[in-house]
The part of an RNA shown here (large-subunit ribosomal RNA, domain V) has 580 nucleotides and comes from a Candidatus Acetothermia bacterium.
Context: one part of a larger RNA
RNA sequence: CCCCCGGCGGGAAGAGAAGACCCCGUGGAGCUUUACUGCAGCCUGUCGCUGGGGUGUGGCUGCGGGUGCAGAGCGUAGGUGGGAGCCGGUGAAGGAGCCUCUCCGGGGGCUCUGGAGGCGCCGAUGGAACACCACCCACCCGUGGCUACGCCCCUAACCGGGGGCCGAACCCCCGGGACAACGGCAGGUGGGCAGUUUGGCUGGGGCGGCACCCCCCUGAAAAGAUAUCAGGGGGGCCCAAAGGUCGGCUCAGGCGGGACAGAAACCCGCCGUGGAGUGCAAGGGCAAAAGCCGGCCUGACUGGACCCUCCACAGUAAGGGGUCCAGGGGCGAAAGCCGGGCCUAGCGAGCUGUCGUGCCCCAUUAGUGGGGGCCGGCAGUGACAGAAAAGUUACCCCGGGGGUAACAGGCUCGUCGCGGGCGAGAGUCCACAUCGACCCCGCGGCUUGGUACCUCGAUGUCGGCUCUCCCCAUCCUGGCCUCGCACAAGGGGCCAAGGGUGGGGCUGCUCGCCCAUUAAAGGGGAACGUGAGCUGGGUUUAGACCGUCGCGAGACAGGUCGGACUCUAUCUGCCGGGGG
Numbered sequence: 001c002c003c004c005c006g007g008c009g010g011g012a013a014g015a016g017a018a019g020a021c022c023c024c025g026u027g028g029a030g031c032u033u034u035a036c037u038g039c040a041g042c043c044u045g046u047c048g049c050u051g052g053g054g055u056g057u058g059g060c061u062g063c064g065g066g067u068g069c070a071g072a073g074c075g076u077a078g079g080u081g082g083g084a085g086c087c088g089g090u091g092a093a094g095g096a097g098c099c100u101c102u103c104c105g106g107g108g109g110c111u112c113u114g115g116a117g118g119c120g121c122c123g124a125u126g127g128a129a130c131a132c133c134a135c136c137c138a139c140c141c142g143u144g145g146c147u148a149c150g151c152c153c154c155u156a157a158c159c160g161g162g163g164g165c166c167g168a169a170c171c172c173c174c175g176g177g178a179c180a181a182c183g184g185c186a187g188g189u190g191g192g193c194a195g196u197u198u199g200g201c202u203g204g205g206g207c208g209g210c211a212c213c214c215c216c217c218u219g220a221a222a223a224g225a226u227a228u229c230a231g232g233g234g235g236g237c238c239c240a241a242a243g244g245u246c247g248g249c250u251c252a253g254g255c256g257g258g259a260c261a262g263a264a265a266c267c268c269g270c271c272g273u274g275g276a277g278u279g280c281a282a283g284g285g286c287a288a289a290a291g292c293c294g295g296c297c298u299g300a301c302u303g304g305a306c307c308c309u310c311c312a313c314a315g316u317a318a319g320g321g322g323u324c325c326a327g328g329g330g331c332g333a334a335a336g337c338c339g340g341g342c343c344u345a346g347c348g349a350g351c352u353g354u355c356g357u358g359c360c361c362c363a364u365u366a367g368u369g370g371g372g373g374c375c376g377g378c379a380g381u382g383a384c385a386g387a388a389a390a391g392u393u394a395c396c397c398c399g400g401g402g403g404u405a406a407c408a409g410g411c412u413c414g415u416c417g418c419g420g421g422c423g424a425g426a427g428u429c430c431a432c433a434u435c436g437a438c439c440c441c442g443c444g445g446c447u448u449g450g451u452a453c454c455u456c457g458a459u460g461u462c463g464g465c466u467c468u469c470c471c472c473a474u475c476c477u478g479g480c481c482u483c484g485c486a487c488a489a490g491g492g493g494c495c496a497a498g499g500g501u502g503g504g505g506c507u508g509c510u511c512g513c514c515c516a517u518u519a520a521a522g523g524g525g526a527a528c529g530u531g532a533g534c535u536g537g538g539u540u541u542a543g544a545c546c547g548u549c550g551c552g553a554g555a556c557a558g559g560u561c562g563g564a565c566u567c568u569a570u571c572u573g574c575c576g577g578g579g580g
Base pairs, nucleotide, nucleotide: 001580002579003578004577005576006575007574008573010572011571012570014567015566022401023400024399025398027397028396029393030392031391032390035196036195037194038193039192041189042188043187044186045185046184047183048182051154052153053152054151055150056149057148058147059146060145061144062143063142064141065140066139067138068137075130078136079135080134081133082132085119086118087117094113095112096111097110098109099108100107101106158176159175160174161173162172163171164170199212200210201209208229213235214234215233216232217231218230236384237279238341239340243297244296245295246294247293248292249291251275253271254270255269256268257267258266277286278285280346282344283343284342301327302326303325304324305323306322307321308320309319329338330337331336352379353378354377355376356375358374359373360372361371362370408455409453410451411450412449414448416444417443418442419441420440421439425435426434462537463535464534465533467529468526469525470524471523472522475500476499477498478495479494480493481492482491483490503515504514505513506512543561544560545559546558547556548555549554
């Protein structure tokens, strides 16, 4: 050096399983509910099958009758119109009885009596004049029709039971009965069931927030454009004047002066580039105005064409702006200005509904009516170029991602550990024996973070056990310096990693506290060394209980009991043995 045998299990981020955690997908499924939309079921109403009679009540309507009173007036005047007559031996006035209404005055009806008149017009009163006729209003009574409801009775539909005949047709008996059952339609209820939804951004996701539409400034790097959960702020309106035009005026502040009057009320003079004001944020703008006051008005127009913006460079919606033409206007002597507001925010598609206006179309003989279209207004999507929409899953599944979290590693080192500079001060005196504030500078990479660079077709995660190597910022042992070192003991420092650093109690613990010893009972690293070495107490599946939260399904760095740890070693490495 080569080969072999027996072992061990450090490495091959060993094998196994397209990670079950996490995120993503306009993926799936189970479950829940006061998510959405439905369906069964249930309840109620109504109609059909479904008929007869009685009685009561209500609605509509026809007919007959009655009632209708402020005051004035002979008096009980419902309203309007017509009206000069009307009623009466078919029994007037008057009288008696009964019924009815009553505002207690009286009105109406029936019977008997009576036996020839009564009423109106006129006049008076009054808003209205009366007999008689017609129509109408309100209420009441009677009667008829239709209809609705309540109650009662019936039997023949229909239902249940029994029988004639074992069954069918049919018939009979008993019970129920126009109800129920069944069917149509409608309203309600309806996780019983079904289909679905349950947004996005995001220094992982969730929670929070909105940087999801729009405006101003900074960032923005002197054209334009420009990102972050960058910084500072706003909008989702308002105004019939705060709009149009014409005319006039000048503010804030300061100084001087003027009864009450003061720092500040009102008046006068001078200065006053804007420091005032502008409906509201900020920026830009604005002085014979864009600010303030007044007059007259409504252009806060109708129709059309084109261009721009939105969208740097590039095309699109809504929204926004401009120029020109036509119409008809407002203000102004006129030139002119006016299609809202000093400007930049103050916003919304299609479908559908509704409103306006005129016109067109469809089916109609005509009229009325119905449907559709064109143009415009309104109703809103704020996740703001606009689905109709709640949760839960530890019972879970699939497709993916190291595009993205938890372990470990990398980077970083605020935090953490260790050191240094300066030396205020403590130390009786004296900064530096010892301790050392504030401030400043490092080192380490054991803490906790930040980041998201490798790994999600898997690099097993706390602690213990076992076993090996390493570091030194040294706990003991060794050598040395110094002291606020007499000695003894001790404080601080320098060198030093050879060896040592143990046994118990509690807890799953690491840690820590405690006990008795000890020369001392040091701190760290090795994927928080070590699960193809062990364990499995903790954490972190499925079961279950409690507390809390949740309507619920369920949830909880809350507690509790229970709960599968695979691998026959190919290579490499190491230990022991043999051969060439």
Source information: Lineage of the source: Bacteria > Bacteria candidate phyla > Candidatus Bipolaricaulota.